This is a predicted structure of a 102-nucleotide RNA (Purine riboswitch aptamer) from Solibacillus silvestris StLB046. Its mean pLDDT, the model's own confidence on a scale to 100, is 75. RNAcentral records the identical sequence in 2 taxa. Its Rfam family is "Purine riboswitch aptamer". The literature on the family includes a 2003 paper in Cell by Mandal et al., "Riboswitches Control Fundamental Biochemical Pathways in Bacillus subtilis and Other Bacteria". The sequence is in RNAcentral, with records from Rfam and Ribocentre. The model forms 100% of the base pairs in the Rfam consensus.

[in-house]
């Protein structure tokens, strides 16, 4: 001089967690088997498929269609999950939006 290790303190940086938004995946889709109803109806269950992908694959509504039969169709709105990215994440006041109460 350099390197390494430990402890303490400070500073800075980075990372992680959480949050908004965006992007990718998937179209909250499709197919098959069984099952239920019948214009005040059009249900329910299971399997498969779909993702460089875990999970999920529903809900509400609108329109059409089916003249009593076994079959539905289209559309609108609303998520979660996986991964990634930009950002945000001290306090106070005011304003706006939403919700609740009186």
């Nucleotide at each position: 001089a350099a390197a390494u290790a430990a402890a303490u303190a400070g500073u800075a940086u980075u990372g992680u967690g959480c949050c908004u938004u965006c992007a990718u995946a998937u179209a909250a889709g499709u197919c098959u088997g069984g099952u239920a109803a019948u214009a005040u109806g059009g249900u329910c269950c299971a399997g498969a498929u779909g993702u460089u992908u875990c999970u999920a694959c529903u809900a509400a509504g609108u329109u059409a269609c089916c003249c009593u039969a076994a079959a539905u169709a289209a559309c609108u709105u609303a998520u979660c999950u996986a991964u990634g990215a930009c950002g945000g994440u001290g306090g106070g006041u005011c304003c706006c939006a939403c919700u609740a109460u009186a």